The RNA shown here (c-di-AMP riboswitch aptamer (ydaO/yuaA leader)) has 142 nucleotides and comes from Desulforhopalus sp.
Rfam family: c-di-AMP riboswitch aptamer (ydaO/yuaA leader). The literature on the family includes a 2004 paper in Proc Natl Acad Sci U S A by Barrick et al., "New RNA motifs suggest an expanded scope for riboswitches in bacterial genetic control".
RNA sequence: CCAUCCGCACAGCCGAAUUCCCUCCGGGCGGAGGGGAGCGGGGGAACCAAGCACUUUGGGGCGUAUCGCCGGGUGACCGGCGUAGGGCAAUCUCUUCGGCCCGAGCCCGUCAGCUAACCUCGCAGGCUUCGAGGGAAAAGCG
Numbered sequence: 001c002c003a004u005c006c007g008c009a010c011a012g013c014c015g016a017a018u019u020c021c022c023u024c025c026g027g028g029c030g031g032a033g034g035g036g037a038g039c040g041g042g043g044g045a046a047c048c049a050a051g052c053a054c055u056u057u058g059g060g061g062c063g064u065a066u067c068g069c070c071g072g073g074u075g076a077c078c079g080g081c082g083u084a085g086g087g088c089a090a091u092c093u094c095u096u097c098g099g100c101c102c103g104a105g106c107c108c109g110u111c112a113g114c115u116a117a118c119c120u121c122g123c124a125g126g127c128u129u130c131g132a133g134g135g136a137a138a139a140g141c142g
Base pairs, nucleotide, nucleotide: 011128012127013126014125018037019036020035021034022033023032024031025030038123039122040121041120042119043118048113058111059108060107061106062105067082068081069080070079071078072077085102086101087100088099091137094134095133096132097131098130
């Protein structure tokens, strides 16, 4: 001097996953419990839909994460090529071109169409920007 790793601080990204108050334990850091607001999910009438068939070939929910083909394996399952769909930020949003990525995972437990009232649950986790062009709005500076 460079690279890598770890820690702290700041700024942000994906996502519903933010914020405030109270009580208790504790010397403090902190931990536990409760409540409000806000955001998000599920259940749940009439009407509508469905309707004598189906309902173990079970069915359903969260999520962008579905579906098809091919290969391997006794099987559970694994791999590959595509694909519905989703993402690639530095004021924010919309948009065009090129390029790059994801296309998972989990839950309910035989049960749920829609659905007002009503009931109920969650507020995690993981990360750090590919470039170029145009428009609008807002803000700032001169």
Taxonomically the source falls in Desulforhopalus (Bacteria, Pseudomonadati, Desulfobulbia, Desulfobulbales).
Its mean pLDDT, the model's own confidence on a scale to 100, is 76.